[in-house]
Context: one part of a larger RNA
RNA sequence: GGAUGAACGCUAGCUACAGGCUUAACACAUGCAUGUCGAGGGGCAGCACGGGGGUAGCAAUACUCUGGGUGGCGACCGGCGCACGGGUGCGUAACGCGUAUCCAACCUUCCCAUUACUCUUGGAUAGCCUUCCGAAAGGGAGAUUAAUACAGGAUGGUAUCUGAAUUUCGCAUGUUGCUCAGAUUAAAGAUUUAUCGGUAAUGGAUGGGGAUGCGUGACAUUAGGUAGAUGGCGGGGUAACGGCCCACCAUGCCUACGAUGUCUAGGAGUUCUGAGAGGAAGGUCCCCCACACUGGAACUGAGACACGGUCCAGACUCCUACGGGAGGCAGCAGUGAGGAAUAUUGGUCAAUGGUCGGAAGACUGAACCAGCCAAGUAGCGUGAAGGAUGAAGGUUCUAUGGAUUGUAAACUUCUUUUAUACGGGAAUAAAACACGCCACGUGUGGCGUCUUGUAUGUACCGUAUGAAUAAGCAUCGGCUAACUCCGUGCCAGCAGCCGCGGUAAUACGGAGGAUGCGAGCGUUAUCC
Numbered sequence: 001g002g003a004u005g006a007a008c009g010c011u012a013g014c015u016a017c018a019g020g021c022u023u024a025a026c027a028c029a030u031g032c033a034u035g036u037c038g039a040g041g042g043g044c045a046g047c048a049c050g051g052g053g054g055u056a057g058c059a060a061u062a063c064u065c066u067g068g069g070u071g072g073c074g075a076c077c078g079g080c081g082c083a084c085g086g087g088u089g090c091g092u093a094a095c096g097c098g099u100a101u102c103c104a105a106c107c108u109u110c111c112c113a114u115u116a117c118u119c120u121u122g123g124a125u126a127g128c129c130u131u132c133c134g135a136a137a138g139g140g141a142g143a144u145u146a147a148u149a150c151a152g153g154a155u156g157g158u159a160u161c162u163g164a165a166u167u168u169c170g171c172a173u174g175u176u177g178c179u180c181a182g183a184u185u186a187a188a189g190a191u192u193u194a195u196c197g198g199u200a201a202u203g204g205a206u207g208g209g210g211a212u213g214c215g216u217g218a219c220a221u222u223a224g225g226u227a228g229a230u231g232g233c234g235g236g237g238u239a240a241c242g243g244c245c246c247a248c249c250a251u252g253c254c255u256a257c258g259a260u261g262u263c264u265a266g267g268a269g270u271u272c273u274g275a276g277a278g279g280a281a282g283g284u285c286c287c288c289c290a291c292a293c294u295g296g297a298a299c300u301g302a303g304a305c306a307c308g309g310u311c312c313a314g315a316c317u318c319c320u321a322c323g324g325g326a327g328g329c330a331g332c333a334g335u336g337a338g339g340a341a342u343a344u345u346g347g348u349c350a351a352u353g354g355u356c357g358g359a360a361g362a363c364u365g366a367a368c369c370a371g372c373c374a375a376g377u378a379g380c381g382u383g384a385a386g387g388a389u390g391a392a393g394g395u396u397c398u399a400u401g402g403a404u405u406g407u408a409a410a411c412u413u414c415u416u417u418u419a420u421a422c423g424g425g426a427a428u429a430a431a432a433c434a435c436g437c438c439a440c441g442u443g444u445g446g447c448g449u450c451u452u453g454u455a456u457g458u459a460c461c462g463u464a465u466g467a468a469u470a471a472g473c474a475u476c477g478g479c480u481a482a483c484u485c486c487g488u489g490c491c492a493g494c495a496g497c498c499g500c501g502g503u504a505a506u507a508c509g510g511a512g513g514a515u516g517c518g519a520g521c522g523u524u525a526u527c528c
Base pairs, nucleotide, nucleotide: 001528002527003526004525006524007523008522009521010520013380014379015378016377017376019373020372021338026336027335028334030333031332032331035080036079037078040077041076043073044072047071048070049069051066052065053064054063055062056061087291088290089289096216097215098214099213100212101211102210103209106208107207111204112203113202114201115200116199117198118197119153120152121151122150129142130141131140132139133138159184160183161182162181163180164179166177169174189196190195217263218262219261224254225253226252229251230250231249232248234246235245236244266288267287269285270281271280272279273278293314294313295312296311297310316327317326318325319324344370346369347368348367352366353364354363355362356361383414384413385412386411393405394404395403396402397401419465420464421463422462423461424460428455434449435448436447437446438445439444440443472517473516474515475514476513477498478497479496483512484511485510486509487508493500494499
């Protein structure tokens, strides 16, 4: 000198864009953050609309009873989602990450393309009803009922397995194609008739799993380490390879090119600095990994050993009728604590994206916005031109006079960014749905109409008024740009280093003046 997720002191006008618990992965009140589908189902708690009956009334109407009849729908069964998105950096020196290669050793819901099929039957169960136990959380029993829930049968091949013949290729185990025989395994319906689904198979796409080369901290004041340890054979297990696990056999394997141990640490794209080489860092954004109160385990599922799922153990907090129960903010806000220190218990699904749905749409603290903070970067302003009796006042000197503040002010002319008031006023929206038309040809595409804006009456623009609303901070001995006077008298104090102060202090304190930067300026901390 540059830099920072900074903090502190003094000061502070505006706009835009980015940023905001670096400490206690400390504990958390409250609200919200993952639901959706009635075009799978039985139903009807609540709402709305018809229907039927009754009472009052001449009637209108009022009241009441009833009935899933319709829109729809709480709870329930079922499907899909909840493994994404969002957070944090505890652990991890590791194929964790980066890069490159391989899988002839693998899986892949939804999506796309192609082929074939979608026949038949049954028993339950939740809900509802009855009833029992319990303070609650919740649980038990009985009766009864549906399905795209569950189960049986049929059919079936390019699927799987076994056997046989033949064939291609390769990288060792192998692998590809074709033929024959045998065995095994499927399905689900809904509807507004437009469609949406279901099953089997092949290929694709996407996402994952695994293996390997190289690279990726410190300490030798850590020198030996290892018994599933190293390899083989056979099995089990897995989507798959493998001591991943097991029985048996052998005794190997790693290591001064640093094993083992201890300490530290998420990695990378990148960021800062530097001419570069290098050094340092990994906050925001993006990719990967790990974790979800602590430890362990599996279940479901295409996918988890699962942040807002389950079970067990533990610590902590809460409720309790003392028998027993409930909970997990390292999601968004917010609270306490810690700390030098870090924001609102805000708005909207309008856009982008996600889940569900045929769609309309619903949900979405993802996201987009708004709020707070000079915490950063960039831009703008606090006026411009003229103006010498060089005014007054201040300070100072060699003091009847000069110097300086200083074109500075006053004064004259001008401008209006900004400010205030009034008026106008966006882009961000493309669509989807519905309707109409056209094209190909049987569900797609195109055109037209219709509809949708949180931020927002915001940004922005115009008019009026009037210099009007807007400057500080640090320094002035040398390094280092900028000097005099007064006070103090080794005192009070300053200080980054050298050092200054003991009666003429350009170094302390004040004043005048000057220098530097400027809505900031200094100090402290850290890196180069």
Molecule: small-subunit ribosomal RNA, 5' domain
Organism: uncultured bacterium